[in-house]
Context: one part of a larger RNA
RNA sequence: UUGGGUUUAAAGGGUGCGCAGGCGGACUAAUAAGUCAGUGGUGAAAUCUCUCGGCUCAACCGAGAAACUGCCAUUGAUACUGUUAGUCUUGAGUACAGUUGUAGUGGGCGGAAUAUAGGUAAUAGCGGUGAAAUGCUUAGAUAUUACACAGAACACCGAUUGCGAAGGCAGCUUACUAAGCUAUUACUGACGCUGAUGCACGAAAGCGUGGGGAGCGAACAGGAUUAGAUACCCUGGUAGUCCACGCCGUAAACGAUGAUUACUCGUUGUUGGCGAUAUAUUUGUCAGCGACUGAGCGAAAGCAUUAAGUAAUCCACCUGGGGAGUACGUUCGCAAGAAUGAAACUC
Numbered sequence: 001u002u003g004g005g006u007u008u009a010a011a012g013g014g015u016g017c018g019c020a021g022g023c024g025g026a027c028u029a030a031u032a033a034g035u036c037a038g039u040g041g042u043g044a045a046a047u048c049u050c051u052c053g054g055c056u057c058a059a060c061c062g063a064g065a066a067a068c069u070g071c072c073a074u075u076g077a078u079a080c081u082g083u084u085a086g087u088c089u090u091g092a093g094u095a096c097a098g099u100u101g102u103a104g105u106g107g108g109c110g111g112a113a114u115a116u117a118g119g120u121a122a123u124a125g126c127g128g129u130g131a132a133a134u135g136c137u138u139a140g141a142u143a144u145u146a147c148a149c150a151g152a153a154c155a156c157c158g159a160u161u162g163c164g165a166a167g168g169c170a171g172c173u174u175a176c177u178a179a180g181c182u183a184u185u186a187c188u189g190a191c192g193c194u195g196a197u198g199c200a201c202g203a204a205a206g207c208g209u210g211g212g213g214a215g216c217g218a219a220c221a222g223g224a225u226u227a228g229a230u231a232c233c234c235u236g237g238u239a240g241u242c243c244a245c246g247c248c249g250u251a252a253a254c255g256a257u258g259a260u261u262a263c264u265c266g267u268u269g270u271u272g273g274c275g276a277u278a279u280a281u282u283u284g285u286c287a288g289c290g291a292c293u294g295a296g297c298g299a300a301a302g303c304a305u306u307a308a309g310u311a312a313u314c315c316a317c318c319u320g321g322g323g324a325g326u327a328c329g330u331u332c333g334c335a336a337g338a339a340u341g342a343a344a345c346u347c
C1' cells in the first nucleotide's frame, strides 16, 4: 500500500451546523469534455517474447517478426457520466389547520423536610455501633409545641413513559424561544445526502472574580477496628456542592453499534395524532418507544423493519502485546492539563 475489517477480539469522531470536496430523482433536446471505434504519425537502438541461423553444444552473437499496453492529430458513434437549455413531481422545503411533550432561557410563587436562634412546660440523659468510644448535655440537652429566619432539593403522580443533536431535562405558574408529529389540499421545483479544515454546544470534577453557605462532604482532626489501618464503621469538618460572569473541553460522553436512503416473515404491548364502523376487551393508518420470534447474518453470545440482514453514497477509525497515549516538538490553556503523537529496546 492493497485485500480485510470497526456491538463484545485492534478499530465509530462526545454531539451538531457547515465552506471546499465526493456522490446525487424522472423526461426531452443540443453538445461531444470523459467514454468507445477507425485511420495516420510517433513510441531510438539494445533488452524481453517468438522463429531462423553462426561459434562442436551452451552462455554469447547475428537476422527477422511481434511487442513497446503510451502520447499526438484526425474522422466518426452518443447508451452512460459531464456541460448547456427546457419540462416534471415522487426526494427536499414552504404555507394553511390541528396537536404533543420532565425541550431551552428569564421572572414570580408554594408546601414537606433539615439546621439555627428565641420562648413556654417537663427532667437526665441523648446520640451512635457488630459492640463501643470520641461528641452533645444541669450554662437544661434529647423529645414535644407554636413562631421567626436561611439555603438547597422538589415526596406521591412516575411508567419497559415523554422531550432534546448530544451533554441532558421533573413542584406550580408566567413571558419569550425552538422542535416534532398528523391531516387535507395548495405552492416552490432537485433547492438533496455526506462532510476533511473550521465554527458552535458539550456531565462531573477543576480554575479565576464577586456573592451565598441549610444539608451533604474530598482534605484534615478525633474515636473505634486491626498485627498494622495513612481504609471500610462512628463523631466533627474546610474546599466544593448553589448563584452571576469568564475559562477548562474531558467521561464506561455507551446502544461500547457514524450519518442518509431503499428493500425484506410474523406476533404482542405502549405514547402522540388522524380515520372507519356493528360503539366494542373492535378495526385501519402515520410517527415514535419496548418485548418476543423467523429467514438471513454472526466465531459465538446474539442481532433480527429501531439489523449486527440485502444494497448504495460520504465521513471517521484499526493493522501483534508491552514500551505509551509516554518522550520530543507544535497548538490551545491562568493553571491543572488537553490535542497531535513517535522511536530505541523487549516478548
Base pairs, nucleotide, nucleotide: 004318005317006316007301008300012315014201015200016199017198021194022193023192025088026087027086028085029084030083031082033081034080035077036076037075038074039073040072041071042070049065050064051063052062053061054060091191092188093187094186095185097182098181099180100179103177104176105175106174107173108172109171110154114150116148125136126135162169163168206247207246208245209244210243211242215241216240220236221235222234223233258314259313260312261311262310263309266292267291268290269289270288271287272286273285274284275283276282277280296303297302320347321346322345329340330339331338332337

Notes
This is a predicted structure of a 347-nucleotide part of an RNA (small-subunit ribosomal RNA, central domain) from an uncultured prokaryote. The RNAcentral record of the full RNA draws on ENA. Its mean pLDDT, the model's own confidence on a scale to 100, is 86.